[in-house]
Molecule: c-di-GMP-I riboswitch aptamer
Organism: Aquibacillus albus
RNA sequence: GAUGAAUUUGGGUACAGCCAAAGAAAUUUGGCGUCACAAAGCAAUAGGGGCUAAGGGAUUACCUAUGCCAGCCUGCUGCCGUU
Numbered sequence: 001g002a003u004g005a006a007u008u009u010g011g012g013u014a015c016a017g018c019c020a021a022a023g024a025a026a027u028u029u030g031g032c033g034u035c036a037c038a039a040a041g042c043a044a045u046a047g048g049g050g051c052u053a054a055g056g057g058a059u060u061a062c063c064u065a066u067g068c069c070a071g072c073c074u075g076c077u078g079c080c081g082u083u
Stems, first nucleotide, its partner, number of pairs: 001083004012037002017032006035071001041076003047073002049069003055064003
């Protein structure tokens, strides 16, 4: 540098759901929980994609991110094993 086919030990994270708090919502944080994950580490001002629509614009419906999602793709970094 490439790679995650097979595989050991010790660890790590925590889906759904429930409770509490924040929030207009999406969602986030903490606790319980444990579906899964070899990057489920970090990044939303690299890009794509998705969610919400308070405010604003329309005025039945709808549009709009300045709000969010990294456990959607992705970018960066890294442990271990193999080569």